[in-house]
Molecule: small-subunit ribosomal RNA
Organism: uncultured bacterium
């Protein structure tokens, strides 16, 4: 785009078309084929007195019922289309020329009358009688026909009727025999065209041909019969199966094509199913006949009747298709008739259906306050929207009324007038494709979906609303066809890796084929004629108001047939040629094939000797062998298999493949010379041959190796990898098999198109080691070109030609079924259902690897000290509980949030209480000069909060006042929430990681993703710097700038300081591999060694500072915030409790286990950072002490905290659970605070647990570091063993980068991209689906054989005749054995599929045993092992 459409929602009018696609299922009822009285006799009725006239019904006769109308079952066919043909017929019609329409007053018969049978039907019957254009006979005739060679003989016709006339006669319609024509029909064509299946490959006995015909037709013919022959058809698809009416044409498409065959037209076939003939001009006959069968109806049970695939109608079927209508008015419609006319469900009309196409309308113009309402909103507004209202105007369609036209006339049509905006809009869509977006609801639900997909609480995708977009009396959906689809490719595709080159050759048919000359004209080209029905399509004109539609005319019609012409090319025929192909000649070359003979090394075995305890094997072992003497070694013998060096991507062969040497037989290629044949060629469907390994059959052989098997290991398991044995096999002979990743994943042949280089064979040249030629085998950068890219590139995957094979999304499946082959294994050929939206190729960027290279890090190593064991502290899990609030969970949670839970905090629990609220803002009403706010006192209940009383004090500001503000009470908006969502968010933080990376602009390369830069080399802590380089530059990071410490200088000097300036503050200086020497290097980069100077030397030490990003990392409980939920409660207040519980597990500390120690004594010595008015507190007094009392000083370089400790000196302890260690517990005190019971800290006395250096494992540290020692601060009423700071003392070790972990760069592989915590395979278990096989079972189809056999025509006989009796055929029925094709099918074996099943881990990385192919064996499963590739 289209449709004979259907369904959903909706629906105003008209015109033109169109309407059972399904059950060729069944059909009530009515109608659809009759007509003629001018062929005939007669009957009835009506009119008339009658003659007679008119009408009607039955019958004889004639013509017509073979047309018109329906349907598409069958048919793959001379059925149809197209083009031709000869052996034929033809009623009605036309023309031509004739005939007589003559005789027998011919014979009958229906109707009619009478009788009989039957329920009915009755083309039943008997008798009587009658007519004709019925029938019969006779005569005559010829441009007829038959017979016959001819002459000729014989045979074959007829019908009258009407009108008219007084009559003769005339006219018209008929009749008969001929000849033509038109139209119609039959037949033929080895003319041509006409669907799918080869998993249909062989078919055929009247079959193919001939002769004869005595058989047959209108006509040719095996059409039929008899005889003879054995033919005929077929890969150019016979035969068989499936499907189907064919065509003009219709739809689509640029076309070529593809699909279809309704309506209209031509042909065919059919008429319930099957067969058959009769009549006829014509039928084997839709509304005729006979018979059989099925179905239906009537019946008195004896019998009879019927055929809508005609028009309507009905039932059924189905998604689905109309009225039991009107009329013959129209058609140069049809039948009959002389005509009038009759009949006509053909036809013309109307009815129903938006089923289709076309046309019209549902109003037009103005109209902004941009009304109301709706929806959205950032609350400002926006949008619906000139849309409406409102004003003016118009009247198509529809409504009402009157009239007209058409000779007849169904149905239609026309004119005029009137009222009135009136009677008239829906459907689909809005993520992208694809024009059109918001809100609410829902919450992987409900649902959507053509494809990708959407939906799991902010859905432009679901549902609704508003708005928008599209089309419009329609709009969507479904179905089907073509297009897009160059996605079957003739036009117009491909096959190295995406699907696709047969494993290889030989060769048949076929296809294609070198140069020149000639003939011919089949292909080819040109011209003419005929045909190609009409309709349709195209063009033009015309008619309906337009259009659709219709009418007329024109041209075209690629096809077919015939005639004439041309001859370049192709074919054919004839002749010639050598360059393609082949042969001969000479030598060389070859792991080419087959057969025989033969050799040495190695190995194993046997025998003998020497010799002694191990050997063998592995990651490590064990099984195994060995004192009956192994392994080792020497000698001899035996055996089988394979052939080191030469040897080389070197040779040969068609491929598979081929290697010790010699001989024989045999094959091919190449090269050189000349000669010969003369297109002999190329390819090659079928076919034939060869064809690794494994495997099979038979017979041999068996050293080594070695599927299976056995054993040992490994392992969670180990039917494996490893080890020890070891059978088939591997070898030979003969025969099968016929497959491999049979690969160059690249068919064979021919020609052309840049180079360089290596090599083999042969030949030539000379300069004798070089060059050239031919034929091979390789390599390289790559020219042109090609390719999706990778890549290919004279050995093409380039440019062309010839022929063959093969492909058409993945899976199912190279499977099932069938067929062929095979001994088997199995091979070859080869589907479908179903299922998915991908599967695949090449390349890119990442990530990853039990890949590689380089580099770094307290990463390992080296060293030191710890943790893990004990007790205690703190945190976490778990358990418990009314509650034990919450968060944090590998590193990167766990002395974390928490720099401090007795109440408070506090979020949890129990109980009690409040409800505009503890807190904010606004509005309304009331109160407000003796009252409120506010403050104080107070009775009662209570644990308090709170509830409920009494009393005292007591207002401020503005205004003259009224009144108002602050304020209070009541009510309304609202407050409030540590409720949820960190996976809606902001902000902040952790981590990789202080790792050296992450990017951009321009340029260049690439079809592109992308690359380059950023890679490479040297170097660095560093993408730090340098060199090179299609790159040149730049940004964020690195470094530096900042702070502290270390040195110096200057200035200043409070409260420091005798002085010096140790000190403090401020500002400067200083370090850069700067200088010199040597070495490394391409190097001026940089590194190494040394020297000087310097406080400091190679970033001087430390801090702060954290690129692009990753982890849906953490936090809604710090804060903020979207959404959601609660609102006398999930809000708020109070008291008490809990977070502090305790069989247990983990993390991080502290203290120890002691002598490098503990205790005591000695004012024996030396700090720094800090803090202090709700404070630090000297000093004195009391107390054993914690502390208390009194109290100076200090808002701090001034005073205080504040005696630092380890250390030093002296003494005791002497290796013990101790004079170690201090847990736990008892008693007594102190301090803070409303309050120390749950639940604080401190002091004194007493008590004195575990613990004697810690398993597997694991942590920190590279120098002022570890270790060790004390001091201060924040938080804080009180409460550090934690945290953050400060100084004192002060080590050991680093060979080095193999390994562990983490990181960086480059490279490689990848089936990963949620990125290895990835992906993914198979069994088993469960659900679903379709298919296969299957005992059987139920059908369908076409035949074969036998039996029986209706109607019917043919035939034989009998009969005067009517007729009868037989015969061979014959539809059908029955029986039998099969064939073929379907349905169902217990069960079996596979397949596909299904959010979270089981077992393993086969594949992807070297996937942890590299993978894969063929083959064989084995095993739960993926799979493993052997052989070859």
């Nucleotide at each position: 785009g289209a449709u004979a459409a259907a369904c959903g929602c909706u629906g105003g009018c008209g015109g033109c078309g169109u309407g059972c696609c399904u059950u060729a299922g069944g059909c009530a009822u009515g109608c659809a084929a009759g007509u003629c009285g001018a062929a005939c006799g007669g009957g009835a009725a009506u009119a008339g007195u009658a003659a007679u006239a008119u009408u009607c019904a039955a019958g004889u006769g004639g013509c017509a019922g073979a047309c018109g109308g329906g349907u598409g079952a069958g048919u793959a066919a001379c059925g149809c289309g197209u083009a031709g043909g000869a052996a034929u017929c033809u009623a009605c019609c036309u023309c031509u020329a004739g005939g007589g329409u003559a005789g027998u007053a011919g014979c009958a018969u229906a109707g009619c009358c009478g009788g009989c049978c039957g329920a009915a039907a009755g083309a039943g019957u008997c008798g009587g009688g009658u007519a004709a254009u019925u029938c019969a006979c006779u005569a005559u005739a010829g441009u007829u026909c038959c017979c016959g060679c001819a002459a000729g003989a014989g045979g074959u016709a007829a019908a009258g009727g009407a009108c008219u006339u007084a009559a003769c006669g005339g006219u018209c319609c008929g009749c008969c025999g001929a000849g033509a024509g038109a139209g119609g029909a039959g037949c033929c064509u080895a003319g041509c065209g006409u669907c799918c299946c080869a998993u249909c490959a062989g078919c055929u006995a009247g079959u193919u041909g001939g002769u004869a015909a005595g058989a047959g037709u209108a006509a040719a013919a095996g059409c039929u019969u008899a005889c003879c022959a054995a033919g005929g058809c077929g890969a150019u698809g016979a035969c068989g199966g499936g499907u189907a009416g064919c065509u003009g044409g219709a739809c689509u498409g640029a076309g070529a094509g593809g699909u279809c065959g309704a309506u209209c037209a031509g042909c065919c076939a059919c008429a319930a199913u099957u067969g058959c003939a009769c009549u006829u001009a014509g039928a084997c006959a839709c509304g005729g006949g006979c018979a059989a069968u099925a179905c239906a109806c009537c019946u008195a049970c004896g019998g009879g009747u019927g055929g809508c695939a005609g028009c309507a109608a009905c039932c059924a079927g189905g998604a689905a298709u109309a009225u039991u209508g009107c009329g013959c008015a129209a058609u140069a419609g049809g039948a009959c008739g002389a005509a009038a006319g009759u009949c006509u469900g053909a036809c013309g009309c109307a009815g129903c259906g938006a089923c289709g196409c076309c046309g019209c309308g549902u109003g037009g113009a103005g109209g902004a306050u941009g009304a109301a309402g709706g929806c959205c909103c950032u609350c400002g507004g926006g949008u619906u929207g000139u849309a409406a209202a409102c004003u003016c105007c118009u009247u198509u369609u529809g409504c009402c009324a009157a009239g007209c036209c058409u000779u007849u006339c169904a149905c239609a049509g026309c004119u005029u007038g009137g009222a009135g905006a009136a009677u008239a809009a829906g459907c689909c869509u809005c993520u992208a494709c694809u024009a059109a977006c918001u809100a609410c609801g829902u919450g992987c639900c409900a649902g959507a979906a053509g494809u990708c997909u959407c939906g799991g609480u902010a859905a432009u995708a679901c549902g609704u609303a508003g708005g928008a977009g599209g089309c419009u009396a329609g709009c969507g959906u479904u179905a089907u066809c073509c297009g897009g689809a160059u996605u079957u490719a003739u036009u117009g595709g491909g096959c190295g890796u995406a699907a696709a080159g047969u494993g290889u050759g030989c060769g048949u048919a076929g296809g294609c084929g070198u140069u020149c000359c000639g003939u011919a004209a089949a292909g080819u080209c040109u011209u003419c004629a005929c045909u190609u029905a009409a309709a349709g399509a195209c063009c033009a004109a015309g008619g309906c108001u337009u259009a659709c539609c219709c009418u007329u005319g024109g041209g075209a019609g690629u096809g077919g047939u015939g005639g004439g012409g041309a001859u370049a090319c192709u074919c054919a025929c004839g002749g010639a040629a050598c360059u393609g192909a082949g042969g001969a000649u000479u030598g060389a070359u070859c792991g080419g094939g087959g057969a025989g003979c033969u050799g040495g090394a190695a190995c194993a075995g046997u025998u003998a000797g020497u010799g002694u305890a191990g050997c063998a094997g592995u990651g490590a072992a064990a099984u195994g062998c060995g004192u009956u003497g192994a392994u080792a070694u020497u000698a001899a013998c035996u055996g089988g298999a394979a052939c080191a060096c030469c040897a080389a991507g070197g040779g040969c062969g068609a491929a598979g493949g081929c290697a010790g040497g010699c001989u024989c037989c045999u094959g091919g290629g190449u090269u050189u010379u000349u000669c010969c044949u003369g297109a002999c060629g190329c390819u090659g469907a079928g076919g034939c041959a060869c064809g690794a390994a494994a495997g099979c059959u038979a017979g041999g052989g068996u050293a080594g190796c070695g599927a299976a098997a056995c054993a040992g290991a490994u392992u969670a398991g180990a039917u494996a990898c490893c080890u020890g044995u070891g059978u088939a096999g591997u070898c030979c002979u003969a025969g099968c098999c016929g497959u491999a990743a049979a690969c160059g994943a690249u068919g064979u042949c021919c020609g052309c198109u840049a180079a360089c280089u290596u090599u083999u064979g042969c030949c030539g040249a000379c300069u004798u080691g070089u060059c050239g030629g031919c034929a091979g085998a390789g390599g390289u950068u790559c020219a042109a070109g090609c390719u999706a890219a990778c890549g290919c590139a004279u050995u093409a995957a380039g440019c062309g030609g010839a022929c063959c094979g093969c492909c058409u999304g993945g899976g199912g499946a190279g499977u099932a079924c069938g067929g062929c082959c095979g001994c088997a294994a199995g091979g070859c050929u080869a589907a479908a259902a179903c299922u998915c939206a991908a599967a695949g190729g090449a390349a890119u960027u990442g990530a990853c690897g039990g890949g590689g290279a380089c580099c770094c890090g307290c990463a390992c190593a080296a060293c030191u000290g710890g943790u893990g064991g004990a007790g205690c502290g703190u945190g976490u899990g778990g358990c418990u509980u009314a509650a034990u609030u919450u968060g944090a969970g590998a590193c990167g949670a766990a002395g974390c949030a928490a720099a401090a839970a007795a109440c408070c905090u506090u979020a949890c629990c129990a109980a009690g209480g409040u409800u505009u609220g503890a807190c904010a803002u606004g509005c309304u009403a009331c109160c407000g000069u003796u009252u409120u706010a506010u403050g104080c006192c107070u009775a009662u209940g209570g644990a308090a909060a709170c509830a409920c009383u009494g009393g005292c004090a007591g207002a401020u500001c503005c205004g003259c006042a009224a009144g108002g503000a602050u304020g209070g009470u009541a009510g309304c908006a609202c407050a409030g929430g540590u409720g949820c969502u960190g996976c809606a968010u902001g902000g902040c933080u952790g981590u990789c990681g202080u790792c050296a990376g992450c990017u951009c602009g321009u340029g260049u390369c690439g079809u592109g993703a992308g690359a380059u830069g950023u890679u490479c080399c040297c170097u660095u802590a560093a993408g730090u710097g340098g060199g090179g380089a299609a790159a040149c530059g730049a940004g964020c990071g690195c470094a530096a700038c900042c702070c502290c410490c270390g040195u110096g200088a200057a200035a200043u000097g409070u409260u420091a300081c005798a002085u010096a300036u140790u000190c403090a503050u401020u500002u400067c200086a200083g370090a850069c591999g700067g200088u010199c020497c040597c070495g490394a290097u391409c190097a001026u980069a940089u590194c190494g060694g040394g020297a000087a100077g310097g406080a400091a030397g190679g970033a001087g030490g430390g801090g702060a500072a954290g690129a692009c990003g990753u982890c849906a990392a953490g936090u809604c409980a710090g804060c903020a915030u979207g959404g959601u939920c609660c609102u006398u409660a999930c809000a708020c207040c109070u008291u008490g409790g809990g977070a502090u519980a305790c069989a247990c597990a983990c993390a991080c500390c502290c203290u120890a286990c002691a002598a490098u120690g503990g205790c005591g004594a000695a004012g024996a010595a030396c700090a720094a950072u800090g803090a202090g008015c709700u404070g630090c507190a000297a000093g004195c007094u009391a107390g054993c002490a914690a502390u208390a009392g009194c109290a100076a000083g200090c808002u701090a370089a001034u005073c205080u905290c504040a005696g630092a400790a380890a250390u030093u000196u002296c003494g005791c302890c002497u290796c013990a659970g101790u004079u170690c260690a201090g847990a736990u517990u008892g008693g007594g005190g102190g301090c803070u605070g409303c309050a120390a019971c749950u639940c604080g800290c401190c002091c004194c006395c007493a008590u004195g647990a575990a613990g004697u250096c810690g398993g597997a494992a694991u942590c920190a540290g590279u120098a002022g570091u570890a270790a060790u020692c004390g001091c201060g601060g924040a938080u804080c009423a009180g409460a550090a063993g934690g945290c953050c700071g400060c100084g004192g003392u002060g080590a050991a070790u680093a060979c080095g980068u193999u390994c562990u972990c983490g990181g960086g760069u480059c490279u490689u592989g990848u089936a990963c991209a949620c990125a290895c915590c990835g992906c993914c395979c198979g069994u088993c278990a469960a659900g679903g689906c379709a298919g296969c096989a299957a005992a059987g079972u139920c059908g369908g189809g076409a035949g074969u054989g036998g039996a029986u056999g209706a109607a019917g025509g043919c035939u034989a006989c009998c009969g005067u005749g009517a007729g009868g009796u037989g015969g061979a055929c014959g539809a059908g029925u029955c029986c039998a054995a099969g064939c073929u094709u379907g349905g169902c099918g217990a069960u079996g074996a596979a397949g596909c599929u299904u959010a979270a099943g089981u077992c393993g881990u086969a594949a992807c990385a070297a996937g942890g045993u590299a993978u894969c192919c063929c083959u064989a064996g084995c095993c739960g499963a993926a799979g493993c092992u052997g052989g070859g590739g």